TPP riboswitch aptamer (THI element) from Litoreibacter ponti, 101 nucleotides, folded computationally. The sequence is in RNAcentral, with records from Rfam. The prediction has a mean pLDDT of 79. It matches the Rfam family "TPP riboswitch aptamer (THI element)". On this family, see Rodionov et al., J Biol Chem 2002: "Comparative genomics of thiamin biosynthesis in procaryotes. New genes and regulatory mechanisms". Its family is annotated with thiamine pyrophosphate binding in the Gene Ontology. Taxonomically the source falls in Litoreibacter (Bacteria, Pseudomonadota, Rhodobacterales, Roseobacteraceae).
[in-house]
């Protein structure tokens, strides 16, 4: 000098389902299934997760198999396609240069 987890700063991306209930509300899985506005599409905010080492998340998908009260609930699909970052820099790591022995 390079690279650089965790961390710090700022910025950005994403999802919000299934079932029961007369309303309140309750149950399942999960990191997260929340609030407000709207007829809806959607927008804003909060929490959570993720940002190229990218399975956070989307498409495929009104998909396939299994299971469940039901649902991306589990697996396949998936060494498929897409997908949002810069700076600082410690631990750690190999390499190069210089000096000494």
């Nucleotide at each position: 000098g390079g690279a650089g987890a965790u961390c710090c700063g700022u910025c950005g991306g994403g999802g919000u389902g299934c079932c029961c209930u007369u309303a309140g509300g309750g149950g399942c899985u999960g990191a997260g299934a929340g609030g407000c506005a709207g007829a809806a599409a959607u927008g804003c905010c909060g929490a959570c997760c993720c940002g190229c080492c990218g399975a956070a998340c989307c498409u495929g998908a009104u998909c396939c198999g299994g299971g469940c009260a039901a649902u991306g609930c589990c697996g396949g699909c998936g060494u498929a396609g897409g997908g949002a970052a810069c700076g600082g820099g410690u631990a750690c790591c190999a390499c190069c240069g210089c000096c000494a022995a």